This is a predicted structure of a 351-nucleotide part of an RNA (small-subunit ribosomal RNA, central domain) from an uncultured Clostridia bacterium.
The sequence was found in a public genome assembly.
Rfam family: Bacterial small subunit ribosomal RNA. Rfam links the family to the GO terms structural constituent of ribosome and ribosome.
Context: one part of a larger RNA
RNA sequence: CUGGGCGUAAAGGGUGCGUAGGCGGUUAUACAAGUUAGAAGUGAAAUACCCAGGGCUUAACUCGGGUGCUGCUUCUAAAACUGUAAGACUUGAGUGCAGUAGAGGUUAGUGGAAUUCCUAGUGUAGCGGUGGAAUGCGUAGAUAUUAGGAGGAACACCAGAGGCGAAGGCGGCUAACUGGACUGUAACUGACGCUGAGGCACGAAAGUGUGGGGAGCAAACAGGAUUAGAUACCCUGGUAGUCCACACUGUAAACGAUGGAUACUAGAUGUAGGAGGUAUCGACUCCUUCUGCGUCGCAGUUAACACGAUAAGUAUCCCGCCUGGGGAGUACGGCCGCAAGGUUGAAACUC
Repeated sequence: CUGGGCGUAAAGGGUGCGUAGGCGGUUAUACAAGUUAGAAGUGAAAUACCCAGGGCUUAACUCGGGUGCUGCUUCUAAAACUGUAAGACUUGAGUGCAGUAGAGGUUAGUGGAAUUCCUAGUGUAGCGGUGGAAUGCGUAGAUAUUAGGAGGAACACCAGAGGCGAAGGCGGCUAACUGGACUGUAACUGACGCUGAGGCACGAAAGUGUGGGGAGCAAACAGGAUUAGAUACCCUGGUAGUCCACACUGUAAACGAUGGAUACUAGAUGUAGGAGGUAUCGACUCCUUCUGCGUCGCAGUUAACACGAUAAGUAUCCCGCCUGGGGAGUACGGCCGCAAGGUUGAAACUC
């Protein structure tokens, strides 16, 4: 390389949108590029294979004859499939109409509990902290308690195997703007679809720049303990940061360690959002059905664990990735970044 693979052994891109490309529903017609059949030409010689063929005493070698040479070109024909052209269709896709649920997003406003601080009152010797202590706070009146005020951050209960979102993620309440999903209907368009190298956008936390903010928590740091030591675990403090605005960074065990799409293949049960039906005075209960989120499980798959209509089953299409361990996600170079660093990504050597 041909292959074989990618939940846990190496391997699914963090996620989406989308360019080129690849692939693509039903039906009739035309063309004949691919495709199929036939014919002609070519496919040099040597080489290949065959001949109890000829020549060197044999063989290698060589001469002659025969077969063959995946292929290419031209012509003729076929029209199933692919393609192309111009039509038709409605089931894929989308739009409309009638409804539904939701921590989906952005902005503004607003509420109560709690921590801390300030002021005032009551009040007196402790408080705090631990395994036990000490550092620390307190007679300049602390802790406790009552009233008032300031400020920042997060939203108890509801809360759920619950919901929404492409992923990251999203949770007090109200309003405005706004994205998507689901159900029913079948009015409209008529294949408009799937995937997607590059590209573009989004992307937790930490970190960076500028300007604000700073209650609590808390890397670094300081002190007290512990200990043989203790650059830790425990305690008292405490600065960046955590919060806001704008800009950057672009990584995570970014995990379901499982790429996306479509179709098919026993069931049982719980739950969330709809629709329809039966019975009834009246569906919360019963039945059917669609869409999600879970649990169990047949067939099948799997090395096993397990997966099992939300597949890791059976198939098709497209993308990404893997090819022994270490060296190494390192070096060098390129690109990106203010930096930190990111991305692409070896080899020698060694087992």